[in-house]
RNA sequence: UUCUUAUCCAGAGAGACGUAGGGACUGGCCCGAAGAUGUCUCAGCAACCACCCUAAAGUUAGGGCAAGGUGCUAAUUCCAGUAGGCAAAAUGCUGCCUAGAAGAUAAGAG
Numbered sequence: 001u002u003c004u005u006a007u008c009c010a011g012a013g014a015g016a017c018g019u020a021g022g023g024a025c026u027g028g029c030c031c032g033a034a035g036a037u038g039u040c041u042c043a044g045c046a047a048c049c050a051c052c053c054u055a056a057a058g059u060u061a062g063g064g065c066a067a068g069g070u071g072c073u074a075a076u077u078c079c080a081g082u083a084g085g086c087a088a089a090a091u092g093c094u095g096c097c098u099a100g101a102a103g104a105u106a107a108g109a110g
Stems, first nucleotide, its partner, number of pairs: 001110008013042005021031003025081004043073003048069002051064005077102001082099006
């Protein structure tokens, strides 16, 4: 870097350093000199992997644990983006629903 599978409306912040933009992209809307984003330390959340138990049987389901490997701790992945449907019909706008795309994380493979 590519592919596969699973999840993404829950949850969880203080201090120090440092300085100007940041929230992946585009649009919107937000956050930010009352110091954001970021880095480090400590704390916490969760439970993907690991570990343990039970049932089953060819690899699955349920439960437990939090010492290990990750992850996460503004806003639903902040909202939308593509397609379809509903709101009597057409157009526009708006709202809602379903699927998808893109993205993030984990595990595995090349």
This is a predicted structure of a 110-nucleotide RNA (SAM riboswitch aptamer (S box leader)) from Bacillus oleivorans. NCBI's taxonomy places the organism under Bacteria, Bacillati, Bacilli, Caryophanales, Bacillus. Its mean pLDDT, the model's own confidence on a scale to 100, is 82. Rfam family: SAM riboswitch aptamer (S box leader). Rfam describes the family as follows. The SAM riboswitch is found upstream of a number of genes which code for proteins involved in methionine or cysteine biosynthesis in Gram-positive bacteria.